Context: one part of a larger RNA
RNA sequence: UUGCAGUUAAAAAGCUCGUAGUUGAAUCUCGGGCCUGUCUGGUCGGUCCGCUUAACAGCGUGAACUAACUGGGCAGGCCUUCCUUCUGGCGGCUGUGCUGCCUUUAAACGGGUGGUGCAGAUGGCCAGGACUUUUACUUUGAAAAAAUUAGAGUGUUCAAAGCAGGCAAUCGCUUGAAUACAUUUGCAUGGAAUAAUGGAAUAGGAUUUCGGUUCUAUUUUGUUGGUUUCUAGGACUGAAGUAAUGAUUAAUAGGGACAGUUGGGGGCAUUAGUAUUUCAGUGUCAGAGGUGAAAUUCUUGGAUUUCUGAAAGACUAACUACUGCGAAAGCAUUUGCCAAGGAUGUUUUCAUUAAUCAAGAACGAAAGUUAGGGGAUCGAAGACGAUUAGAUACCGUCGUAGUCUUAACUAUAAACUAUGCCGACUCAGGAUCAGAGGAUAUAUUAAUGUACCCUCUGGCACUGUAUGAGAAAUCAAAGUUUUUGGGUUCUGGGGGGACUAUAGUUGCAAGGCUGAAACUU
Numbered sequence: 001u002u003g004c005a006g007u008u009a010a011a012a013a014g015c016u017c018g019u020a021g022u023u024g025a026a027u028c029u030c031g032g033g034c035c036u037g038u039c040u041g042g043u044c045g046g047u048c049c050g051c052u053u054a055a056c057a058g059c060g061u062g063a064a065c066u067a068a069c070u071g072g073g074c075a076g077g078c079c080u081u082c083c084u085u086c087u088g089g090c091g092g093c094u095g096u097g098c099u100g101c102c103u104u105u106a107a108a109c110g111g112g113u114g115g116u117g118c119a120g121a122u123g124g125c126c127a128g129g130a131c132u133u134u135u136a137c138u139u140u141g142a143a144a145a146a147a148u149u150a151g152a153g154u155g156u157u158c159a160a161a162g163c164a165g166g167c168a169a170u171c172g173c174u175u176g177a178a179u180a181c182a183u184u185u186g187c188a189u190g191g192a193a194u195a196a197u198g199g200a201a202u203a204g205g206a207u208u209u210c211g212g213u214u215c216u217a218u219u220u221u222g223u224u225g226g227u228u229u230c231u232a233g234g235a236c237u238g239a240a241g242u243a244a245u246g247a248u249u250a251a252u253a254g255g256g257a258c259a260g261u262u263g264g265g266g267g268c269a270u271u272a273g274u275a276u277u278u279c280a281g282u283g284u285c286a287g288a289g290g291u292g293a294a295a296u297u298c299u300u301g302g303a304u305u306u307c308u309g310a311a312a313g314a315c316u317a318a319c320u321a322c323u324g325c326g327a328a329a330g331c332a333u334u335u336g337c338c339a340a341g342g343a344u345g346u347u348u349u350c351a352u353u354a355a356u357c358a359a360g361a362a363c364g365a366a367a368g369u370u371a372g373g374g375g376a377u378c379g380a381a382g383a384c385g386a387u388u389a390g391a392u393a394c395c396g397u398c399g400u401a402g403u404c405u406u407a408a409c410u411a412u413a414a415a416c417u418a419u420g421c422c423g424a425c426u427c428a429g430g431a432u433c434a435g436a437g438g439a440u441a442u443a444u445u446a447a448u449g450u451a452c453c454c455u456c457u458g459g460c461a462c463u464g465u466a467u468g469a470g471a472a473a474u475c476a477a478a479g480u481u482u483u484u485g486g487g488u489u490c491u492g493g494g495g496g497g498a499c500u501a502u503a504g505u506u507g508c509a510a511g512g513c514u515g516a517a518a519c520u521u
Base pairs, nucleotide, nucleotide: 004492005491006490007473008472012489014363016361017360021356022355023354025249026248031080032079033078034077035076036075037074038073039072040071041070042069043068045066046065047064048062049060050059051058052057084130085129086128087127088126089125090124093120094119095118096117097116098115099114100113101112102111103110134196135195136194137191138190140188141187149180150179153163154162165174166173167172206242207241208240209239210238211237212236213235215233216232217231253353254350255349256348258345259344261342262341266338267337268336269335272316273315276312277311278310279309280308281307283305287298288297324331325330368409369408370407371406372405373404378402382398383397384396385395420488421487422486424480425479427464428463429462432459433458434457435456436455437454438453440451441450442449443448468475469474494521495520496519503514504513505512506511
């Protein structure tokens, strides 16, 4: 590993990318025919056997024998379909000549056994070259110390053990001391399914013939030496020929191009809206705020309130939904520009390019940090008023940092669907968003829209149901799981100690990441 669990009990990294790693679509020999051997059936015969019968004949059974026909299993061979190839040697086989001996025949013919030729197909074994896709997997074998283990035999008096023993009782005779297991690696061997891997695309590919260049030199020319040729073997190279000459599909895998779309996706600029606060002007006059009730607070120097403006900074109501987009965080005034994305459509293209991912990287709410800007609102800290036994709170009035923005850090959240990602399958239903294809009506018929209907693909979800799952709540996934294996990553192993100590690393800091033990229960 077989064989755990991860919504809520411990446990899915916040999210995406990504190298190593792991895993990865289908396709190339399937099938057919013939023969031999062996095993086993069936049918119809024959022989043998038994029984009945006077006989003909009939019946029976046989694990007896056997011919023919017909099935099935196993093994081998041949063809379709190359099994390495070449040279030399030794064998055996077939055919065909010549010939010796024995035998046969009246003779020829024939049979047996030798010798010697020729031709053929034979891989049976011996040697030497030339080359050969490479593995995993599996079968069998050799090899693998003994003791141990399992296990055979054996009356240690039984047994744990031991490797003894048994028979005869005079000499003696005689049997054991088995066998199995022994996994990874290595060796040899049969198989060729499965899984990898290689080959011919700028042919520098295969193969045949004929040339050329160059190198080597055995043998034969009576001997020795020299040169050249022939011949044999390397290498390089030219021309021509042979061939069905050589590129697998186009995955309800993936990437790219194209088309019309679509979205509150992103960035930059632009623009709008009301509200709030402040200021200026204006009208009125005694209160206004605020609360459970009050007070702190503001007010004839006119508060609050009405109207008219201006400025500032923030925000984007209603429309707004079990709707959309985005990897997540997140995203909502108008318009323009910029690049990007999804789905749909496609008789477009490439052809395995893919999936998931240690290391590594990008983004990452709020709060916080640094330096600028800006500071309307709200508002940690702080002050005060209340409440209260107290009130360092909840309520109220102020109010600094902050809240906004630019440039950098930080890297965490109940970053939640508390549910990793990719792929397949397994119920019913109606809505809805996006695209496509159709049908009907309508706007004047067309373009294009509007309304409604049907179908397809892809989304966010929902309702019912359980033959499924679960401890249940519940779940079309949390199903297809003791009938346990689709691929791949991460995490958990009683509660605390402890998201701690120490160490490392990172950060300006706050902190983050990695991360124990003693002890306790």